[in-house]
Context: one part of a larger RNA
RNA sequence: GAUUGAACGCUGGCGGCGUGCUUUACACAUGCAAGUCGAACGGCAGCACGAGAAAGCUUGCUUUCUUGGUGGCGAGUGGCGGACGGGUGAGUAAUGCGUAGGAAUUUGCCUUAAAGUGGGGGAUAACCCGGGGAAACUCGGGCUAAUACCGCAUAAUCUCUAAGGAGCAAAGCAGGGGACCUUCGGGCCUUGUGCUUUAAGAUAAGCCUACGUCGGAUUAGCUAGUUGGUAGGGUAAAGGCCUACCAAGGCGACGAUCCGUAGCUGGUCUGAGAGGACGACCAGCCACACUGGGCCUGAGACACGGCCCAGACUCCUACGGGAGGCAGCAGUGGGGAAUAUUGGACAAUGGGCGAAAGCCUGAUCCAGCAAUGCCGCGUGUGUGAAGAAGGCCUUCGGGUUGUAAAGCACUUUCAGUGGGGAGGAAUACCUCAAAGCUAAUAUCUUUGAGAAGUGACGCUACCUACAGAAGAAGCACCGGCUAACUCUGUGCCAGCAGCCGCGGUAAUACAGAGGGUGCAAGCGUUAAUC
Numbered sequence: 001g002a003u004u005g006a007a008c009g010c011u012g013g014c015g016g017c018g019u020g021c022u023u024u025a026c027a028c029a030u031g032c033a034a035g036u037c038g039a040a041c042g043g044c045a046g047c048a049c050g051a052g053a054a055a056g057c058u059u060g061c062u063u064u065c066u067u068g069g070u071g072g073c074g075a076g077u078g079g080c081g082g083a084c085g086g087g088u089g090a091g092u093a094a095u096g097c098g099u100a101g102g103a104a105u106u107u108g109c110c111u112u113a114a115a116g117u118g119g120g121g122g123a124u125a126a127c128c129c130g131g132g133g134a135a136a137c138u139c140g141g142g143c144u145a146a147u148a149c150c151g152c153a154u155a156a157u158c159u160c161u162a163a164g165g166a167g168c169a170a171a172g173c174a175g176g177g178g179a180c181c182u183u184c185g186g187g188c189c190u191u192g193u194g195c196u197u198u199a200a201g202a203u204a205a206g207c208c209u210a211c212g213u214c215g216g217a218u219u220a221g222c223u224a225g226u227u228g229g230u231a232g233g234g235u236a237a238a239g240g241c242c243u244a245c246c247a248a249g250g251c252g253a254c255g256a257u258c259c260g261u262a263g264c265u266g267g268u269c270u271g272a273g274a275g276g277a278c279g280a281c282c283a284g285c286c287a288c289a290c291u292g293g294g295c296c297u298g299a300g301a302c303a304c305g306g307c308c309c310a311g312a313c314u315c316c317u318a319c320g321g322g323a324g325g326c327a328g329c330a331g332u333g334g335g336g337a338a339u340a341u342u343g344g345a346c347a348a349u350g351g352g353c354g355a356a357a358g359c360c361u362g363a364u365c366c367a368g369c370a371a372u373g374c375c376g377c378g379u380g381u382g383u384g385a386a387g388a389a390g391g392c393c394u395u396c397g398g399g400u401u402g403u404a405a406a407g408c409a410c411u412u413u414c415a416g417u418g419g420g421g422a423g424g425a426a427u428a429c430c431u432c433a434a435a436g437c438u439a440a441u442a443u444c445u446u447u448g449a450g451a452a453g454u455g456a457c458g459c460u461a462c463c464u465a466c467a468g469a470a471g472a473a474g475c476a477c478c479g480g481c482u483a484a485c486u487c488u489g490u491g492c493c494a495g496c497a498g499c500c501g502c503g504g505u506a507a508u509a510c511a512g513a514g515g516g517u518g519c520a521a522g523c524g525u526u527a528a529u530c
Base pairs, nucleotide, nucleotide: 001530002529003528004527006526007525008524009523010522013377014376015375016374017373018372019370020369021335026333027332028331030330031329032328035080036079037078040077041076043073044072047071048070049069050067051066052065053064054063055062056061057060087288088287089286096213097212098211099210100209101208102207105205106204110201111200112199113198114197115196116195117194118152120150121149127142128141129140130139131138132137158167159166160165172193173192174191175190176189177188180187181186214260215259216258221251222250223249226248227247228246229245230244231243232242233241263285264284265283266282267278268277269276270275290311291310292309293308294307295306313324314323315322316321341367343366344365345364349363350361351360352359353358380410381409382408383407390401391400392399393398414471416466417465418464419463420462424457430450431449432448433447434446435445436444474519475518476517477516478515479500480499481498485514486513487512488511489510495502496501
C1' cells in the first nucleotide's frame, strides 16, 4: 500500500447492488418448513344443492325427518412423493476431493420401438358391537370395496439349461356415441390415460485404476483376513466383501505405522511475476442430522422433520407407563469483541401430486433491521472589501480567520407533500376455425385466431406539480519518518508514543485554544493476510 463475513471509539443525509453466529456440531418455549390424488376404492362425519314425507301458516316459504341422488369431502384403504429442495462442517489425510481413464452393474418418472391387457378367488381397514388403559394407544367379534393381495390361462427377442426342455405378467379408470342387443345397470364401438413383458436411449447412481492432495523422525519398523490362490456364499455389480482350506506373503527413509491439524475443488486476497495465505457468499463433490448401533420399505435410504435398540438430557404421568430431537425459516437462553424479523406472497422461476381446475412449497421472489462492504448523489450556486463584528496572534503599526459571513441575485438534485404511471404477465382456463384419430359433424389431441382474467413487492421504477437555502459534516492528524505552527496551561508531574523518542519553567511531541493538513458519510484504532 492492498484486502476483510470484521469488531471497537467518535460521527451520521439519501439511493442502488451485495453481505450478515467466523465463538458452544451448546440447549431449545412457540408457529410454520411435505404433501397431493374422489378421473384407484368402500363410503358420508361436516358444508351446499336437489328429491320425498310431516307440521306450521303470512299459499310459497319456515322448521323437522329421510335419502350418497349431485357438488364436494373429515377420517380410512390404495397410488405417487416424503432419497429432491433446505441446513451444517462435527468427523475424514483418504471408503474423500481434483484430473485422466476403465469394466463386472442398476436406473422410478421421461422418450422411441415390439407384444399383451383373458378368466377367477380369499381377505382386510373404514363402519358396527364389546373390552382394557390416566394417557399414548390397544385387543376381540361381525360386515364390506379396490389400480390393495393371491392362484389359473397365455407368453417371447426375457430367465435357467445337462440344449432335450422348463419357468415367469398384467388393472383398471374417464369422456363420447350411430346402428344392434339389453336384466335399462350396461353390453358393443371409439378416444384418452393407466397396467404387464422385452429392447434401446436419456438422466441419475454404485464400483475399479493411475497421478496430485498439510505438519512432525524428539514417531522406524507396521501387518494374521494380514498378502495371494482354490472352492463356496453374498451383492445390482468386480473384489478377503464374508467363510473353509492352502501358500507365506504385503507395506516401508521415494517416509510405512503413529501423533497433530484439516471437509476437498472451481476459486478468493495479495503480488510485476514466481510465489504466499485463505476456502465467507455463489457453484460442483463429500460427510453428518441429540450420541452410538441396526434395519424395513422402496427404482433410489441404512433415510434431518421413518422405524427399532442402547445412552445422556428435557417433558407428561393416575407411578403401571409414555412423549421429544431447529446443523430447515423465524425466534429464545447461553457463549462471545461480534452477526438481523417469532414479516409478506406463491405474482414470477422451480419442485411434489393431479387429466385438469387446483392444492402444498420458510425452495424461491420480496419486504424489514445493520454505514457491514462496494458504487453513485447531496449537504447549495453566482456576486459580495466597509477586508464588518467577534476569536487568535502581535514587534501594537498590524496580521490572520477571510469572499468566509452578512447583504444582493438565483437554482431546487435528494429528502417532504400531492397527482400521473410502465415493465416484471406468459401460460393455463373459455369461444371459434383447421388438421389428426374415428362409423361419426361426439369426445379427445395438436396448431392458429379471439375474448376475459391473474402482481407479494407496491404509496414500485419513472414522469410531473408545489414550497423554501429551506432538512443534511464529521473524523484523524500537524517533532522526524509524513502533508500540516503558533499561543496559553503544566513543570520528569499530569501525560504522549508505530519506531526514534518528548515532559525536570520559554514544550511546534503532554492538555486546551486559534490556525492548518488529509480523508469524507465516513474517519481513526485494534485484529488478521499478502
The part of an RNA shown here (small-subunit ribosomal RNA, 5' domain) has 530 nucleotides and comes from a metagenome. Rfam family: Bacterial small subunit ribosomal RNA. The full RNA is in RNAcentral, with records from SILVA. The prediction has a mean pLDDT of 86.